[in-house]
This is a predicted complex of two RNAs, RNase P RNA and transfer RNA, with 416 nucleotides together. Its mean pLDDT, the model's own confidence on a scale to 100, is 75. It holds a member of the Rfam family "Bacterial RNase P class A". It is annotated as a ribozyme.
RNA sequence: CGAGUGGAACAUACGGCAGCGGGACGGCAUUGCGUUCGUUCUGAGGAAAGUCCGGGCUUCACAGGGGAAUGGUAACUGCUAACGGCAGCCGGGGGCAACCCUAGGGAUAGUGCAACAGAAAGAAACCGCCACAGUUUUGUGGUAAGGAUGGAAAGGCGAGGUAAGAGCUCACCAGCGCACUGGCGACUUUGCGGCUAUGUAAACCCUACCAGAAGCAACACCCGUAUGGGGCAUACAGCGCUCCCCGCGCGCCCCGGAGGUGGCUUGAACCCUGCGGCGACGCAGGGUCUAUACAGAUUGUCGUUUAAUACAGAACCCGGCUUACGGUCCGGUCGUUUU
RNA sequence: GGCCCGGUAGUUCAGUCGGUUAGAACGCUAGCCUGUCACGCUAGAGGUCGUGGGUUCGAGCCCCAUCCGGGUCGCCA
Repeated sequence: CGAGUGGAACAUACGGCAGCGGGACGGCAUUGCGUUCGUUCUGAGGAAAGUCCGGGCUUCACAGGGGAAUGGUAACUGCUAACGGCAGCCGGGGGCAACCCUAGGGAUAGUGCAACAGAAAGAAACCGCCACAGUUUUGUGGUAAGGAUGGAAAGGCGAGGUAAGAGCUCACCAGCGCACUGGCGACUUUGCGGCUAUGUAAACCCUACCAGAAGCAACACCCGUAUGGGGCAUACAGCGCUCCCCGCGCGCCCCGGAGGUGGCUUGAACCCUGCGGCGACGCAGGGUCUAUACAGAUUGUCGUUUAAUACAGAACCCGGCUUACGGUCCGGUCGUUUU
Repeated sequence: GGCCCGGUAGUUCAGUCGGUUAGAACGCUAGCCUGUCACGCUAGAGGUCGUGGGUUCGAGCCCCAUCCGGGUCGCCA
RNA backbone atom coordinates (compact mmCIF):
# COMPACT_ATOMS: atom_id res chain seq x y z
C1' C A 1 0.00 0.00 0.00
C1' G A 2 -3.89 -3.61 -1.25
C1' A A 3 -7.47 -7.36 0.20
C1' G A 4 -10.27 -9.37 3.89
C1' U A 5 -12.01 -9.61 9.21
C1' G A 6 -13.86 -8.32 14.32
C1' G A 7 -15.36 -4.33 17.51
C1' A A 8 -16.44 0.74 19.53
C1' A A 9 -18.44 5.46 19.93
C1' C A 10 -20.91 9.27 16.99
C1' A A 11 -24.77 10.41 14.04
C1' U A 12 -24.45 17.99 10.16
C1' A A 13 -19.58 20.83 14.57
C1' C A 14 -19.50 26.14 16.59
C1' G A 15 -21.87 30.98 16.58
C1' G A 16 -25.82 34.87 15.12
C1' C A 17 -31.02 35.98 13.75
C1' A A 18 -36.16 34.46 13.10
C1' G A 19 -39.94 30.68 14.11
C1' C A 20 -42.71 26.03 16.46
C1' G A 21 -44.43 22.21 20.96
C1' G A 22 -44.40 21.55 26.43
C1' G A 23 -43.39 22.95 31.83
C1' A A 24 -42.47 26.79 35.69
C1' C A 25 -42.64 31.96 37.19
C1' G A 26 -44.27 36.94 36.36
C1' G A 27 -47.15 41.16 33.85
C1' C A 28 -51.86 42.89 31.38
C1' A A 29 -56.95 41.49 31.24
C1' U A 30 -60.99 38.58 33.44
C1' U A 31 -66.07 36.40 38.34
C1' G A 32 -63.39 32.20 36.60
C1' C A 33 -61.53 28.86 32.73
C1' G A 34 -58.96 30.73 28.84
C1' U A 35 -56.26 34.13 25.63
C1' U A 36 -51.99 37.28 25.01
C1' C A 37 -46.90 39.27 26.30
C1' G A 38 -42.10 38.55 28.75
C1' U A 39 -38.16 35.60 31.35
C1' U A 40 -36.19 30.87 32.07
C1' C A 41 -35.77 25.42 31.50
C1' U A 42 -36.62 21.72 27.95
C1' G A 43 -37.95 19.23 23.15
C1' A A 44 -37.21 12.33 18.52
C1' G A 45 -33.81 7.49 16.89
C1' G A 46 -29.94 3.89 16.43
C1' A A 47 -32.91 2.21 14.11
C1' A A 48 -38.46 5.95 16.61
C1' A A 49 -39.33 1.21 11.00
C1' G A 50 -41.04 -4.16 10.24
C1' U A 51 -44.72 -5.72 14.12
C1' C A 52 -41.05 -10.98 14.08
C1' C A 53 -40.42 -12.72 19.48
C1' G A 54 -40.52 -11.76 24.98
C1' G A 55 -42.44 -9.03 29.31
C1' G A 56 -44.86 -5.02 32.39
C1' C A 57 -49.94 -3.17 32.72
C1' U A 58 -55.43 -3.89 32.03
C1' U A 59 -59.92 -6.46 31.34
C1' C A 60 -62.58 -10.95 30.39
C1' A A 61 -69.67 -12.24 36.00
C1' C A 62 -65.70 -14.17 42.77
C1' A A 63 -64.25 -19.56 36.69
C1' G A 64 -57.61 -16.71 36.27
C1' G A 65 -61.89 -23.93 36.51
C1' G A 66 -61.36 -28.99 33.97
C1' G A 67 -60.44 -31.72 29.35
C1' A A 68 -58.87 -32.39 24.59
C1' A A 69 -56.92 -30.15 20.79
C1' U A 70 -53.82 -26.27 18.73
C1' G A 71 -49.41 -23.41 18.47
C1' G A 72 -44.27 -22.68 19.64
C1' U A 73 -39.14 -24.14 20.97
C1' A A 74 -35.21 -28.01 20.29
C1' A A 75 -27.02 -30.11 21.51
C1' C A 76 -25.01 -28.46 26.62
C1' U A 77 -24.01 -25.04 30.80
C1' G A 78 -25.24 -20.33 32.29
C1' C A 79 -27.37 -14.96 32.10
C1' U A 80 -32.13 -12.62 32.45
C1' A A 81 -38.35 -10.13 34.77
C1' A A 82 -38.89 -13.19 30.39
C1' C A 83 -37.56 -14.87 25.52
C1' G A 84 -37.27 -18.25 19.84
C1' G A 85 -32.62 -13.24 22.80
C1' C A 86 -27.44 -12.99 24.75
C1' A A 87 -22.64 -15.25 26.66
C1' G A 88 -19.43 -19.37 27.01
C1' C A 89 -18.64 -24.18 25.37
C1' C A 90 -19.46 -29.04 22.38
C1' G A 91 -20.48 -31.34 17.54
C1' G A 92 -20.76 -30.27 12.14
C1' G A 93 -19.41 -27.03 7.91
C1' G A 94 -16.58 -22.89 5.23
C1' G A 95 -11.89 -19.92 4.89
C1' C A 96 -4.37 -20.02 3.72
C1' A A 97 -5.53 -17.02 8.10
C1' A A 98 -7.93 -13.30 11.29
C1' C A 99 -12.62 -15.19 11.70
C1' C A 100 -17.53 -16.70 10.14
C1' C A 101 -22.08 -19.93 9.50
C1' U A 102 -25.13 -23.70 11.82
C1' A A 103 -34.21 -24.96 12.45
C1' G A 104 -28.11 -28.96 15.93
C1' G A 105 -33.74 -34.07 19.64
C1' G A 106 -35.77 -38.84 17.43
C1' A A 107 -35.86 -42.47 10.79
C1' U A 108 -34.81 -50.14 15.32
C1' A A 109 -42.36 -46.53 18.22
C1' G A 110 -45.59 -46.41 14.00
C1' U A 111 -47.65 -44.46 9.24
C1' G A 112 -46.97 -41.92 4.60
C1' C A 113 -44.07 -40.28 0.32
C1' A A 114 -39.66 -41.13 -3.07
C1' A A 115 -42.65 -38.41 -9.84
C1' C A 116 -39.86 -40.04 -14.50
C1' A A 117 -36.27 -43.78 -15.31
C1' G A 118 -35.10 -48.61 -13.50
C1' A A 119 -35.81 -55.70 -12.57
C1' A A 120 -36.12 -53.62 -7.79
C1' A A 121 -37.00 -47.27 -3.85
C1' G A 122 -36.49 -51.46 1.23
C1' A A 123 -35.62 -56.83 3.67
C1' A A 124 -34.42 -56.04 -4.35
C1' A A 125 -32.45 -61.09 -9.25
C1' C A 126 -33.48 -57.53 -15.61
C1' C A 127 -28.77 -58.67 -17.88
C1' G A 128 -24.49 -61.07 -16.16
C1' C A 129 -21.74 -64.95 -13.03
C1' C A 130 -22.02 -70.14 -10.80
C1' A A 131 -24.24 -75.20 -9.86
C1' C A 132 -27.80 -78.92 -11.39
C1' A A 133 -31.43 -80.72 -15.02
C1' G A 134 -32.17 -80.33 -20.15
C1' U A 135 -29.40 -79.17 -24.23
C1' U A 136 -33.15 -75.79 -29.69
C1' U A 137 -35.60 -71.94 -26.86
C1' U A 138 -35.08 -72.88 -21.41
C1' G A 139 -36.29 -74.48 -16.09
C1' U A 140 -34.89 -74.73 -10.71
C1' G A 141 -31.61 -72.91 -7.10
C1' G A 142 -27.38 -69.81 -5.37
C1' U A 143 -25.12 -64.95 -5.89
C1' A A 144 -25.30 -57.92 -4.88
C1' A A 145 -18.25 -58.70 -7.62
C1' G A 146 -19.72 -56.41 -12.68
C1' G A 147 -23.51 -53.82 -16.38
C1' A A 148 -27.73 -50.56 -16.90
C1' U A 149 -31.38 -46.53 -14.27
C1' G A 150 -31.47 -42.78 -10.77
C1' G A 151 -30.52 -37.40 -6.44
C1' A A 152 -30.17 -42.03 -3.70
C1' A A 153 -29.15 -49.25 -5.10
C1' A A 154 -28.35 -52.14 0.53
C1' G A 155 -21.09 -49.44 4.47
C1' G A 156 -16.05 -47.83 1.30
C1' C A 157 -11.37 -49.93 -0.42
C1' G A 158 -7.69 -53.87 -0.71
C1' A A 159 -6.38 -58.94 0.40
C1' G A 160 -7.87 -63.84 1.68
C1' G A 161 -11.74 -67.14 0.67
C1' U A 162 -15.48 -69.55 -2.69
C1' A A 163 -18.69 -73.58 -7.59
C1' A A 164 -19.63 -68.29 -8.31
C1' G A 165 -20.13 -64.77 -4.61
C1' A A 166 -21.07 -62.30 -0.07
C1' G A 167 -18.28 -58.67 6.58
C1' C A 168 -18.03 -65.05 5.12
C1' U A 169 -12.81 -63.69 7.44
C1' C A 170 -8.83 -59.88 8.12
C1' A A 171 -6.16 -54.70 7.88
C1' C A 172 -7.43 -49.45 7.34
C1' C A 173 -11.43 -45.79 7.04
C1' A A 174 -16.82 -44.17 8.10
C1' G A 175 -21.03 -45.20 11.27
C1' C A 176 -23.40 -47.77 15.68
C1' G A 177 -23.16 -50.08 20.65
C1' C A 178 -20.40 -51.19 25.26
C1' A A 179 -16.42 -50.25 28.74
C1' C A 180 -12.71 -46.76 30.15
C1' U A 181 -9.92 -41.48 30.59
C1' G A 182 -11.10 -36.25 31.16
C1' G A 183 -15.35 -32.78 31.81
C1' C A 184 -21.01 -29.99 36.03
C1' G A 185 -22.64 -31.22 31.02
C1' A A 186 -23.19 -31.59 25.61
C1' C A 187 -19.04 -34.38 24.38
C1' U A 188 -14.26 -36.62 24.19
C1' U A 189 -9.26 -40.13 24.62
C1' U A 190 -8.23 -45.22 24.18
C1' G A 191 -9.82 -50.21 23.68
C1' C A 192 -13.32 -54.04 22.43
C1' G A 193 -17.60 -55.98 19.80
C1' G A 194 -20.66 -57.49 15.94
C1' C A 195 -20.95 -56.05 10.52
C1' U A 196 -24.53 -52.33 10.34
C1' A A 197 -32.21 -51.86 6.60
C1' U A 198 -31.39 -45.53 2.00
C1' G A 199 -33.52 -40.51 2.23
C1' U A 200 -37.39 -37.35 4.05
C1' A A 201 -39.88 -35.17 10.64
C1' A A 202 -39.15 -26.56 7.33
C1' A A 203 -44.58 -34.85 5.93
C1' C A 204 -47.96 -36.85 9.79
C1' C A 205 -45.96 -38.20 14.20
C1' C A 206 -43.01 -39.48 18.97
C1' U A 207 -40.11 -37.36 23.18
C1' A A 208 -38.96 -33.12 26.51
C1' C A 209 -40.24 -28.19 27.83
C1' C A 210 -43.42 -23.71 27.33
C1' A A 211 -48.12 -21.16 26.32
C1' G A 212 -55.67 -19.04 28.86
C1' A A 213 -57.27 -14.99 25.41
C1' A A 214 -57.39 -10.10 23.84
C1' G A 215 -54.98 -5.75 23.49
C1' C A 216 -53.90 1.44 25.87
C1' A A 217 -58.94 2.42 19.97
C1' A A 218 -57.08 -2.42 26.51
C1' C A 219 -59.44 -0.48 30.59
C1' A A 220 -61.14 2.76 34.87
C1' C A 221 -63.68 7.07 36.52
C1' C A 222 -66.65 11.80 36.14
C1' C A 223 -70.83 14.27 34.02
C1' G A 224 -75.89 12.33 33.27
C1' U A 225 -76.51 14.22 26.87
C1' A A 226 -79.92 10.27 26.20
C1' U A 227 -82.92 6.21 28.56
C1' G A 228 -85.16 6.53 21.78
C1' G A 229 -86.46 3.07 17.53
C1' G A 230 -86.73 -1.92 15.37
C1' G A 231 -86.42 -7.35 15.51
C1' C A 232 -86.26 -12.40 17.82
C1' A A 233 -87.78 -15.25 21.98
C1' U A 234 -88.32 -19.72 26.82
C1' A A 235 -84.23 -23.26 24.69
C1' C A 236 -81.16 -28.74 20.97
C1' A A 237 -81.74 -20.88 20.34
C1' G A 238 -78.50 -16.50 21.06
C1' C A 239 -74.53 -13.93 23.65
C1' G A 240 -69.98 -13.80 27.15
C1' C A 241 -65.48 -16.47 29.30
C1' U A 242 -61.99 -14.77 21.84
C1' C A 243 -60.90 -22.55 17.78
C1' C A 244 -63.66 -26.80 20.19
C1' C A 245 -66.14 -29.82 24.32
C1' C A 246 -67.68 -29.99 29.45
C1' G A 247 -68.90 -26.53 32.98
C1' C A 248 -70.45 -21.54 34.64
C1' G A 249 -73.11 -16.87 33.87
C1' C A 250 -76.75 -13.70 31.31
C1' G A 251 -82.95 -13.02 27.89
C1' C A 252 -80.54 -11.73 23.21
C1' C A 253 -79.42 -8.96 18.61
C1' C A 254 -79.32 -4.57 15.37
C1' C A 255 -79.70 0.89 14.51
C1' G A 256 -79.42 6.03 16.30
C1' G A 257 -77.45 9.38 19.99
C1' A A 258 -72.80 14.85 23.61
C1' G A 259 -68.39 15.22 26.07
C1' G A 260 -64.31 15.28 29.75
C1' U A 261 -60.40 13.15 32.94
C1' G A 262 -57.19 9.31 34.25
C1' G A 263 -54.28 5.25 32.21
C1' C A 264 -49.30 8.64 30.34
C1' U A 265 -44.40 8.69 31.26
C1' U A 266 -39.59 7.69 37.53
C1' G A 267 -38.37 3.45 34.28
C1' A A 268 -36.37 -4.38 34.96
C1' A A 269 -34.26 4.20 33.55
C1' C A 270 -29.52 6.59 32.32
C1' C A 271 -24.30 8.18 33.61
C1' C A 272 -19.68 7.59 36.63
C1' U A 273 -16.58 4.72 40.06
C1' G A 274 -15.29 0.19 42.64
C1' C A 275 -15.77 -5.18 43.36
C1' G A 276 -17.09 -10.42 41.56
C1' G A 277 -17.31 -13.28 36.85
C1' C A 278 -13.55 -15.75 30.70
C1' G A 279 -18.27 -13.51 29.39
C1' A A 280 -23.57 -12.39 29.08
C1' C A 281 -24.41 -10.13 33.69
C1' G A 282 -24.72 -9.20 39.00
C1' C A 283 -23.73 -6.34 43.63
C1' A A 284 -22.36 -1.73 46.27
C1' G A 285 -21.69 3.68 46.40
C1' G A 286 -22.45 8.50 44.15
C1' G A 287 -24.96 11.61 40.61
C1' U A 288 -29.06 13.04 36.95
C1' C A 289 -34.53 13.89 35.51
C1' U A 290 -34.53 12.96 30.20
C1' A A 291 -40.62 14.92 24.71
C1' U A 292 -45.80 13.43 26.10
C1' A A 293 -49.31 15.68 21.90
C1' C A 294 -55.08 14.73 20.42
C1' A A 295 -54.87 18.34 14.10
C1' G A 296 -50.77 16.13 16.79
C1' A A 297 -44.36 20.36 17.89
C1' U A 298 -37.47 20.25 15.76
C1' U A 299 -37.72 24.38 10.82
C1' G A 300 -35.57 28.35 7.84
C1' U A 301 -31.47 31.48 6.91
C1' C A 302 -26.45 33.68 7.40
C1' G A 303 -21.22 33.17 8.77
C1' U A 304 -16.56 30.04 9.98
C1' U A 305 -13.58 25.66 9.29
C1' U A 306 -11.07 21.33 3.65
C1' A A 307 -16.31 19.79 4.20
C1' A A 308 -20.82 19.68 7.03
C1' U A 309 -23.46 13.95 4.65
C1' A A 310 -26.84 8.84 4.60
C1' C A 311 -31.17 5.93 6.48
C1' A A 312 -34.98 8.13 8.55
C1' G A 313 -39.93 11.28 12.67
C1' A A 314 -41.90 9.11 19.27
C1' A A 315 -48.12 8.12 20.06
C1' C A 316 -48.90 3.11 26.79
C1' C A 317 -43.88 1.66 28.29
C1' C A 318 -39.61 -1.59 28.32
C1' G A 319 -35.83 -6.10 26.70
C1' G A 320 -34.36 -8.32 22.06
C1' C A 321 -34.22 -9.77 16.82
C1' U A 322 -34.48 -8.34 11.73
C1' U A 323 -34.20 -4.78 7.94
C1' A A 324 -32.47 0.45 5.91
C1' C A 325 -28.02 3.58 6.20
C1' G A 326 -23.24 7.84 6.57
C1' G A 327 -18.45 8.79 7.50
C1' U A 328 -14.73 8.16 11.80
C1' C A 329 -11.56 5.42 15.14
C1' C A 330 -9.28 0.92 17.19
C1' G A 331 -7.53 -4.41 17.26
C1' G A 332 -6.21 -9.13 14.71
C1' U A 333 -5.13 -11.75 9.60
C1' C A 334 -3.13 -12.56 4.60
C1' G A 335 -0.30 -10.68 0.36
C1' U A 336 3.38 -7.29 -1.80
C1' U A 337 7.42 -3.73 -1.27
C1' U A 338 11.36 -1.47 1.75
C1' U A 339 14.65 -1.74 6.06
C1' G B 1 -51.92 3.18 16.75
C1' G B 2 -53.38 -1.92 16.91
C1' C B 3 -55.37 -6.14 14.31
C1' C B 4 -56.27 -8.94 9.84
C1' C B 5 -55.92 -10.29 4.59
C1' G B 6 -53.66 -10.55 -0.35
C1' G B 7 -49.59 -10.71 -4.51
C1' U B 8 -50.08 -16.61 -10.35
C1' A B 9 -50.76 -14.43 -18.41
C1' G B 10 -52.64 -7.55 -20.48
C1' U B 11 -57.38 -8.15 -16.83
C1' U B 12 -60.36 -11.31 -13.35
C1' C B 13 -59.45 -15.80 -10.91
C1' A B 14 -58.37 -21.69 -10.20
C1' G B 15 -54.24 -24.63 -8.70
C1' U B 16 -57.01 -29.92 -2.49
C1' C B 17 -52.00 -34.03 0.04
C1' G B 18 -44.82 -30.96 -2.93
C1' G B 19 -43.98 -34.69 -8.77
C1' U B 20 -43.14 -35.08 -15.19
C1' U B 21 -45.35 -29.80 -19.80
C1' A B 22 -48.88 -24.22 -14.14
C1' G B 23 -54.74 -24.04 -16.25
C1' A B 24 -59.87 -21.29 -17.25
C1' A B 25 -62.68 -16.99 -19.00
C1' C B 26 -62.29 -12.21 -21.25
C1' G B 27 -58.74 -9.60 -24.07
C1' C B 28 -54.55 -9.91 -28.08
C1' U B 29 -52.46 -11.94 -33.01
C1' A B 30 -53.22 -14.69 -37.65
C1' G B 31 -56.50 -17.30 -40.95
C1' C B 32 -61.65 -18.55 -42.51
C1' C B 33 -66.64 -16.51 -43.01
C1' U B 34 -68.98 -11.42 -45.23
C1' G B 35 -69.70 -6.67 -50.53
C1' U B 36 -67.44 -4.44 -45.54
C1' C B 37 -67.52 -4.49 -40.12
C1' A B 38 -69.35 -7.01 -35.89
C1' C B 39 -70.90 -11.95 -34.36
C1' G B 40 -69.31 -16.88 -35.28
C1' C B 41 -65.45 -20.92 -36.47
C1' U B 42 -60.15 -22.59 -36.38
C1' A B 43 -55.21 -22.01 -34.82
C1' G B 44 -51.49 -19.45 -32.04
C1' A B 45 -48.69 -16.26 -28.85
C1' G B 46 -48.41 -14.53 -23.98
C1' G B 47 -45.97 -16.56 -17.00
C1' U B 48 -38.60 -16.54 -14.01
C1' C B 49 -46.00 -17.75 -9.80
C1' G B 50 -43.72 -9.89 -5.95
C1' U B 51 -38.18 -10.39 -4.43
C1' G B 52 -34.04 -13.00 -1.88
C1' G B 53 -32.40 -17.22 0.90
C1' G B 54 -33.24 -22.15 3.00
C1' U B 55 -35.37 -27.52 3.55
C1' U B 56 -35.91 -31.42 -0.26
C1' C B 57 -33.71 -35.67 -5.48
C1' G B 58 -37.56 -32.01 -6.79
C1' A B 59 -41.02 -25.83 -4.32
C1' G B 60 -46.62 -21.75 -7.14
C1' C B 61 -47.32 -25.10 -2.66
C1' C B 62 -43.23 -26.05 3.23
C1' C B 63 -39.93 -22.52 6.42
C1' C B 64 -37.38 -17.62 7.19
C1' A B 65 -36.46 -12.61 5.78
C1' U B 66 -38.05 -8.59 2.85
C1' C B 67 -40.98 -5.37 -0.69
C1' C B 68 -45.71 -3.73 -2.40
C1' G B 69 -51.00 -3.36 -2.05
C1' G B 70 -55.74 -3.67 0.47
C1' G B 71 -59.58 -3.74 4.66
C1' U B 72 -60.81 0.53 8.72
C1' C B 73 -67.21 2.52 11.93
C1' G B 74 -69.54 -4.01 7.27
C1' C B 75 -62.34 -5.40 12.35
C1' C B 76 -61.30 -2.26 17.13
C1' A B 77 -63.13 4.51 19.85